[in-house]
Context: one part of a larger RNA
RNA sequence: UUGGGCGUAAAGGGUGCGCAGUCGGCAUAUUAAGUCUGAGUUGAAAGUGCGGAGCUUAACUCCGUAUUGGCUUGGAAACUGGUAAGCUAGAGUGCAGAAGAGGAUAGCGGAACUCCAUGUGUAGCGGUAAAAUGCUUAGAUAUAUGGAAGAACACCGGUGGCGAAGGCGGCUAUCUGGUCUGUAACUGACGAUGAGGCACGAAAGCGUGGGGAGCAAAUAGGAUUAGAUACCCUAGUAGUCCACGCUGUAAACGAUGAUUACUAGGUGUUGGGGCAACUCAGCGCCGCAGCUAACGCAAUAAGUAAUCCGCCUGGGGAGUAUGUACGCAAGUAUGAAACUC
Numbered sequence: 001u002u003g004g005g006c007g008u009a010a011a012g013g014g015u016g017c018g019c020a021g022u023c024g025g026c027a028u029a030u031u032a033a034g035u036c037u038g039a040g041u042u043g044a045a046a047g048u049g050c051g052g053a054g055c056u057u058a059a060c061u062c063c064g065u066a067u068u069g070g071c072u073u074g075g076a077a078a079c080u081g082g083u084a085a086g087c088u089a090g091a092g093u094g095c096a097g098a099a100g101a102g103g104a105u106a107g108c109g110g111a112a113c114u115c116c117a118u119g120u121g122u123a124g125c126g127g128u129a130a131a132a133u134g135c136u137u138a139g140a141u142a143u144a145u146g147g148a149a150g151a152a153c154a155c156c157g158g159u160g161g162c163g164a165a166g167g168c169g170g171c172u173a174u175c176u177g178g179u180c181u182g183u184a185a186c187u188g189a190c191g192a193u194g195a196g197g198c199a200c201g202a203a204a205g206c207g208u209g210g211g212g213a214g215c216a217a218a219u220a221g222g223a224u225u226a227g228a229u230a231c232c233c234u235a236g237u238a239g240u241c242c243a244c245g246c247u248g249u250a251a252a253c254g255a256u257g258a259u260u261a262c263u264a265g266g267u268g269u270u271g272g273g274g275c276a277a278c279u280c281a282g283c284g285c286c287g288c289a290g291c292u293a294a295c296g297c298a299a300u301a302a303g304u305a306a307u308c309c310g311c312c313u314g315g316g317g318a319g320u321a322u323g324u325a326c327g328c329a330a331g332u333a334u335g336a337a338a339c340u341c
Base pairs, nucleotide, nucleotide: 004312005311006310007295008294012309014200015199016198017197021193022192023191025087026086028084029083030082031081033080034079035076036075037074038073039072040071041070042069048066049065050064051063052062053061054060090190091187092186093185094183095182096181097180098179102176103175104174105173106172107171108170109153114148115147116146117145118144119143120142124135125134161168162167205246206245207244208243209242210241214240215239219235220234221233222232257308258307259306260305261304262303265286266285267284268283269282270281271280272279273278290297291296314341315340316339323334324333325332326331
């Protein structure tokens, strides 16, 4: 490579958009590139494969045949492709409705913590398994009033909703993306996937400038302990927040790529339509056939099929070395071998 695989054994790219490529609905005509078929020519001989024959056999020798293929030419037209003109079931647009923590910007609100000021008030407070460090007669803790600042939004809240994923939760306004239902007016295959590419991408981290209430790596002290560079306590700096730029990774998980079609039911829930029966789109649970090594999956498939992409091929060495690319750096991407079991 072939084959077999990828929920948990090795293996689905973090996610989307999309050029090339690959694949592609119904029906008509035409073409004849693929495809099928006839003839010709070439495919030297030897060798090789197959069937025979001859040396007593074999090796050996001889005969016949095959030799996938290339080229030329005649024909066929179902399928694939090309061309022309069509169709509406895929896809998209319009129209009428609907829900939503989808995104961006600005403004506003209340609770709580902390701090500041003032009043009341007096000896403790805090913390723990127990303590101590710490705070406090320069009046703390507690309590009341006023003020400041930053961050996060209790209840509602939900196997609820939205988003491609990451993710999104106080309220209001503006701008803005997507989705669903109904209708069937319009376009007429415009579709699916997608190597490269481009964009997005939690937290932490980095750069510049702000901000800094609480929390809190590092750090300091107090405990614990044989020790305690920890767990517990008291403090506390980066950081956490904002703007702009970078990084590009996660158990980025449903550990399950995308799209399409088909294959029992039951039950709850969200958003539409329908007088209703019911039906469409999501989110859950149970469960049949079937699948699975089992667990389990089961119309939201891990069932039955099709198309396209990514990936796997014993453990360690190793996501290391080296080279290359990217990055300010941290590092990221790509990614071996010797050796060993």

A computed fold for a 341-nucleotide part of an RNA from an uncultured bacterium, annotated as small-subunit ribosomal RNA, central domain. Its mean pLDDT, the model's own confidence on a scale to 100, is 87.